A computed fold for a 136-nucleotide RNA from a Planctomycetota bacterium, annotated as c-di-AMP riboswitch aptamer (ydaO/yuaA leader).
Its Rfam family is "c-di-AMP riboswitch aptamer (ydaO/yuaA leader)". Rfam links the family to the GO terms regulation of gene expression and cyclic-di-AMP binding. Rfam's curators write: This family represents a conserved RNA structure found upstream of the ydaO and yuaA genes in Bacillus subtilis and related genes in other bacteria. The ydaO/yuaA element is thought to act as a genetic 'off' switch for the ydaO and yuaA genes in its native state. It is believed that the element may be triggered during osmotic shock leading to activation of ydaO, a predicted amino acid transporter gene, and members of the yuaA-yubG operon which code for KtrA and KtrB K+ transporters.
Model confidence (mean pLDDT): 85 of 100.
It was read from a public genome assembly, where an Rfam model found it.

RNA sequence: CUUUUUUCAUCGCCGAGUCGCGCCAGGCAAAGGCGCGAGCGGGGGACCCAGGUUUCUGGGGCUAAUCGCGCCAGCGUAGGGCUACUCUUCGGCCCGAGCCCGUCAGCUAACCCCGCAGGCGUUGGAGAGGAGCCGC
Numbered sequence: 001c002u003u004u005u006u007u008c009a010u011c012g013c014c015g016a017g018u019c020g021c022g023c024c025a026g027g028c029a030a031a032g033g034c035g036c037g038a039g040c041g042g043g044g045g046a047c048c049c050a051g052g053u054u055u056c057u058g059g060g061g062c063u064a065a066u067c068g069c070g071c072c073a074g075c076g077u078a079g080g081g082c083u084a085c086u087c088u089u090c091g092g093c094c095c096g097a098g099c100c101c102g103u104c105a106g107c108u109a110a111c112c113c114c115g116c117a118g119g120c121g122u123u124g125g126a127g128a129g130g131a132g133c134c135g136c
Base pairs, nucleotide, nucleotide: 011121012120013119014118018038019037020036021035022034023033024032039116040115041114042113043112044111049106058104059101060100061099062098067076068075069074079095080094081093082092083091085129086128087127088126089125090124
């Protein structure tokens, strides 16, 4: 000097997955447990509308994560993410999984129910608009 790995902090990314309060609780605090509220996200659930039934060829939900081919290794693809102020665009790099309900659900006001996890480490160009700093 270069490359790789690990740890910590800051910062950032995918994602709904954040914030506040109370109690257990006896001096305080920490940790843990149990609840409540706000916010965000999801499901069920009328009239009307849709559908005219086809319920083992089961059906359905969350999610970007569908679908096709295949010599079953993969190759594509609907769709989705990042590219460090935001947006647009051109390039570039990636994902395209998994889980759940349990024979049952179209939409759906009132109403009812559920979740608030987990996993990671990207930064090229142009244009427009902003923000900050310095000087006058």